A computed fold for a 349-nucleotide part of an RNA from an uncultured organism, annotated as small-subunit ribosomal RNA, central domain. The RNAcentral record of the full RNA draws on Greengenes. The prediction has a mean pLDDT of 90.

[in-house]
Context: one part of a larger RNA
RNA sequence: UUGGGUUUAAAGGGUCCGCAGGCGGGUCAGUAAGUCAGGGGCGAAAGUUUGCGGCUUAACCGUAAAAUUGCCUUUGAUACUGCUGGUCUUGAGUUGCGGUGAAGUGGCUGGAAUAUGUGGUGUAGCGGUGAAAUGCAUAGAUAUCACAUAGAACACCGAUUGCGAAGGCAGGUCACUAACCGCCGACUGACGCUGAUGGACGAAAGCGUGGGGAGCGAACGGGAUUAGAUACCCCGGUAGUCCACGCCGUAAACGAUGGACACUAGCUGUCGGGCCUAUUGUAGGUUCGGUGGCUAAGCGAAAGUGAUAAGUGUCCCACCUGGGGAGUACGUCGGCAACGAUGAAACUC
Repeated sequence: UUGGGUUUAAAGGGUCCGCAGGCGGGUCAGUAAGUCAGGGGCGAAAGUUUGCGGCUUAACCGUAAAAUUGCCUUUGAUACUGCUGGUCUUGAGUUGCGGUGAAGUGGCUGGAAUAUGUGGUGUAGCGGUGAAAUGCAUAGAUAUCACAUAGAACACCGAUUGCGAAGGCAGGUCACUAACCGCCGACUGACGCUGAUGGACGAAAGCGUGGGGAGCGAACGGGAUUAGAUACCCCGGUAGUCCACGCCGUAAACGAUGGACACUAGCUGUCGGGCCUAUUGUAGGUUCGGUGGCUAAGCGAAAGUGAUAAGUGUCCCACCUGGGGAGUACGUCGGCAACGAUGAAACUC
């Protein structure tokens, strides 16, 4: 390289949008670029292959044919692909009606708890642990009551629940924004799928500036434990955690499973809708969209998966190619930095 692969063996990009590109529904007509057929020209010789022949044979040589996978030209064919022009509605989308949710942004607001402060009651302990000690406390702690202040997080509801592209999202309420689902089938008429480069978003930690700081708590200090204890346990505690704006751009960013479409037995739960039947409550059936469990066939090395496929197919993208060296070095790009992206080789087994 051809190929074979990518849940767990190496391998799916963190997610989405999207230029180029690749691929793309039914039908009619035209065209004839791809495609197919015939003719012509070129495709040097030697070499190669096959037939025959010449040296006694062979090597070697002669001769004829084939091959020369290709290019050009010309005459045709028109199923498929392309191109051009019509047309269709099932893919895709729009309107209308109804509905759903912890989807997002901003504001307002609530109670419990905690901490602190002030005051009251009250007196000798409290706290903590395996046991202790450090610590707090007669300058009145702990406990308890009242009031005040502050920040952060939202018990119950709460659930293999729901929403979101992913990251993620949970007290209540208002405003704004977006999405999804169902029903009707009025409208557009292939407007689609994927998507290198690119762009946007992207947990936590970290960084910059300014705020905030109750609780928790890297670092740090102390007490224990221990042979030691730079830990696990305890008492404190700074950054941080919170807010605004700007960076960073990584995670076991996981379903370790890229996206789209079609097809392929069933059973059972649940969430959001529609329809039908019976009905006091409500139940049954059916259908669309999600989210779970079990399983047939199939697939799989097995574990397992099994209509939410890892089955059967088509299209597009990404990625893998023995372990270590190494996600390192060098270079380049990005970043305030931390670092990120890209990403080897020698050597070695």